[in-house]
RNA sequence: GGGGUUAUAGCUCAGUUGGUAGAGCAUCACACUGGCAGUGUGAGGGUCUGCGGUUCGACUCCGCAUAACUCCA
Numbered sequence: 001g002g003g004g005u006u007a008u009a010g011c012u013c014a015g016u017u018g019g020u021a022g023a024g025c026a027u028c029a030c031a032c033u034g035g036c037a038g039u040g041u042g043a044g045g046g047u048c049u050g051c052g053g054u055u056c057g058a059c060u061c062c063g064c065a066u067a068a069c070u071c072c073a
Base pairs, nucleotide, nucleotide: 001072002071003070004069005068006067007066010025011024012023013022019056027043028042029041030040031039032038049065050064051063052062053061
């Protein structure tokens, strides 16, 4: 320098015709227990990496940029 993959909650990751963003763990509250641990119920938590484009409508499609990983030279 060129190619490919990835970017979604604090962490690990889902998200198929483009139509209200989710799970597990973690955190907080409550219940069970004498207490701890544990279990159950509930709650909070998101600029879907950034900027544009297409569309009535974009996490999803297109372009550019940034970052990480990887391959080639």
Predicted 3D model of a 73-nucleotide RNA (transfer RNA) from Fibrobacter sp.
Taxonomically the source falls in Fibrobacter (Bacteria, Pseudomonadati, Fibrobacteria, Fibrobacteraceae).
Its Rfam family is "tRNA". Rfam classes the family as a transfer RNA.
Model confidence (mean pLDDT): 81 of 100.
The sequence was found in a public genome assembly.